[in-house]
Context: one part of a larger RNA
This record gives sequence, structure tokens and C1' cells, in this order.
RNA sequence: GGAUGAACGCUGGCGGCGUGGAUAAGGCAUGCAAGUCAAGGGGGCCCGCAAGGGCAACCGGCAGACGAGGUAGUAAUAAUUAAGUAUGUACCCCAGAGUCGAGCAUAGCCACCCGAAAGGGUGGGUAAAUCUCGAUGGUCUCGCAAGAGUAAAAAUUUAUUGCUCUGGGAACAGCUUGAUAAGUAUCAGCUAGUUGGUAGUGUAAAGGACUACCAAGGCUAUGACGCUUAGGGGACCUGAGAGGGUGACCCCCACCGAUGGGACUGAGACACGGCCCAUACACCUACGGGUGGCCGCAGUCGAGAAUCUUCCGCAAUGGACGAAAGUCUGACGGAGCGACGCCGCGUGGAGGAUGAAAUUCUUCGGAAUGUAAACUCCUUUUGCCAGGGAAAAAGUUAUUGAUGGUACCUGGAGAAUAAGAGGUUGCUAAACUCGUGCCAGCAGCAGCGGUAAUACGAGUGCCUCGAGCGUUAUCC
Repeated sequence: GGAUGAACGCUGGCGGCGUGGAUAAGGCAUGCAAGUCAAGGGGGCCCGCAAGGGCAACCGGCAGACGAGGUAGUAAUAAUUAAGUAUGUACCCCAGAGUCGAGCAUAGCCACCCGAAAGGGUGGGUAAAUCUCGAUGGUCUCGCAAGAGUAAAAAUUUAUUGCUCUGGGAACAGCUUGAUAAGUAUCAGCUAGUUGGUAGUGUAAAGGACUACCAAGGCUAUGACGCUUAGGGGACCUGAGAGGGUGACCCCCACCGAUGGGACUGAGACACGGCCCAUACACCUACGGGUGGCCGCAGUCGAGAAUCUUCCGCAAUGGACGAAAGUCUGACGGAGCGACGCCGCGUGGAGGAUGAAAUUCUUCGGAAUGUAAACUCCUUUUGCCAGGGAAAAAGUUAUUGAUGGUACCUGGAGAAUAAGAGGUUGCUAAACUCGUGCCAGCAGCAGCGGUAAUACGAGUGCCUCGAGCGUUAUCC
């Protein structure tokens, strides 16, 4: 000198674009953040004479594995990069084939009962694209072969939408290998599923992944093993570069969801707003028993030098569901707060004296503040008032804008609404007077202060930067 997710002190006019819990992955009141489908199903309630419409519980389907958040763990089961294959795939696209027959339940509902509640029990009866059985089979499995086994769901407006099987695609995902990969030797030896083989189990899939048996291997000063620290990368800061430092925001990947463990469902999870168990904590209780998980968006307490609104809207983009209308969406689009950062603009312009007053200094002559002010003329950026007023909208027409009466345009009054901070001994741009008297104090380093202090405190002048200026912390 540059930089920062900064903080602190003094000061503070406006706008745009960014950015804002770095500490306690500490605890959380409250609201919202994931639903949707009535064109799968049978009922219930309401409106209606009916036709029809509305509501939402239940069964069922799809989605809750995405999106959103955090960085605790992880030194390699991660990441980056380069190869590979023993594999899978719901939704989407292309092509081919099929969609036949029968049946058992169960929720809702009704009746009764238990419970403070959360919730639960018994009986009766019911539907489906729920479930079960059978048929068919070019696929798959077993088998040398013969052969055996293996699927489906319908709806109507009759033209589509589904459903099942097969092959291919797209885009994802799983797994494997090499290389890169912090500090420490005051960590030198580590390892029995350990290393390899055979046979199996398991998986979508290779494999000590697991099991039985057999062999005795495997790693290590090119640092094994241990300990400490740490999410990785694209990137960012600095630097002429080489390097050094960092990993906020944004993007990709990984991991996590009070702590520890487990599986279920499913194309996909061992699942943040699903389930079960244990633990700690908190809450409700009729003391028998229950309920909860903000590392989602706001917000609150705590700790801290320190970090925002319990806002508006689904209008746009995107997502889930749906035939659609549409519903949901704290993703997202916006607004609010903070000089936290960067950028831009303003706080007026021209004229105006041998130079007012005042202040400071003075050798008492004068000098400086200083064209500065006053005064005259002008302008209106900005702010204020009034009028007009968007694009962003793309769905064939129509309708649809949170932002927002915002941006912007026009008119009006009026210099009106707007300057400070640090420094002034040298480094280092800028000095005089008074006070103090090794005191009070300053200070980045050298150093200054003990009676004439350009270094402390004040005043005036001056210097630098300027809506900022300084200080502190950290990096180059």
C1' cells in the first nucleotide's frame, strides 16, 4: 500500500447494486415452511323440487429421498482429477406385445365400551386403479433337454388417458482403481477378518462385505500406527510473477438434523418438519399416563466486540399433485432494517474590499482567517408539494402485478433540507500563542514532559481525506 461477513470511537444528506449470527451443532414461546388428486372408491354433512353444486374425514395413488438449512463429524468410506464396470432406475421419450377369469378382506359408517387427555377396544356390515388366486407368456429364473414357474386396472364424452411385460434412449445413481492430499517421531512399530485362497451367504452389483475351512500373510523412515487440527473444490485476497494466505456470499460435491442405535416403506432413505428403542432436557396430567425436537422463514432468551422484519405476494421463474380449472410452495420474486462494502450524486454557482465586524497573533507598524461573510444576480441536482405514470405478461381471445402510484416524465415554491474526522517533532503533508512543570499526560518507532514544550491540554491557523474519518484485529 491492498484486503475484510469485521468490531469500536466521533460524525452522518440521498440513490443504485451487493451483503449481514463468524461465538453456544446452546435452549426455544408463537405463526407459517409439503402437499395434492372428487376424472380411483364407497359413504357422511350442507344448498337445491330436481338436475346439479359445495365441504372435508377415511381407504387408495403420486409426492413428502427434491427444494430450504448447517459445517458437528470426516486426514479419507470425503473432495478434485483421470480411467473403469460386476450394476440399478419412479417420472420423461421411442418401438413392440398384452390388458382374460374368479375371490377374501378392511377403513370410513353403525352399535356398545375404556380413558383426564393422547388415544384405544369389541361386534356388525361395505367399496376400489387396495389385496389374493387362476389363465395366457416372444421376457426372466431353474434345467443338457423335455418341461416347470413368472403380469396386468380400469375410466368414460369412443377418442384418449391409464395399467402390465419386453427392448432401446435420455438423465441420474451405485461400485472399483491410479494420482493429488495439514501438523507432529517428545507417536516406531501396527494388524487375527488381519493378508490371500476355496466354497457359500448377501446385494441391483464386484468384493473378508459376511460365514465355514485352509495357508501365514499384509502395512511401515517414500513415515505405517497414534495424537492434534480441518468439510473438499470452483474460487477469493495479495503479489510483476513464483509464491503466500483464505474457503463469507454464489456454484458443484460430501456429511449432519437434540444425542446414540435400528430397520420399515419405497425406483430411490436407513429418511430435518416419517416410524421404533435408549438417553438427556423441556412441557401437559385427573398421577394412571402422554407430548416435543427452528443446523427451514421470521422471532425470543443466552453467551458474545458483533450480525436484521414474528413484513408483502404466488404477478414472474422453478417445484409437487391434478385431464384441466386450480391448490400448495418462508424455494423464489420483492419490500423493511444496518455507511457493513463498492459505485454515483449533493451540501450551491457568478460577481463582490488595499479587505466590515469578530477572533488569533503581533516587533503595536501591522499580519492572518479572507472573496470568506454581508450584499447583488442566477440555478434547482437533491429534498418537499401537485399532476401524469410504466416495462417486467408468456399462455391464440379475455382475465391476471406483490413490488407500486415505485421507477420515470411534467409543473411549482425556495439557497432553500444536508460536513465532518484525523493529524500538524522526524519518518510524514501541515505552526504559532497560552496553560502545565519528569506532574498531568502523549506514543507505531525514535522519543517528548524536571519554567520560555512547534511532541502533554486548550485556542487560532494550517495539512490530508471526505459522508465519511480514525483506531483495533487478521492476511499478503

Notes:
Model confidence (mean pLDDT): 84 of 100. A computed fold for a 476-nucleotide part of an RNA from a soil metagenome, annotated as small-subunit ribosomal RNA, 5' domain. It matches the Rfam family "Bacterial small subunit ribosomal RNA".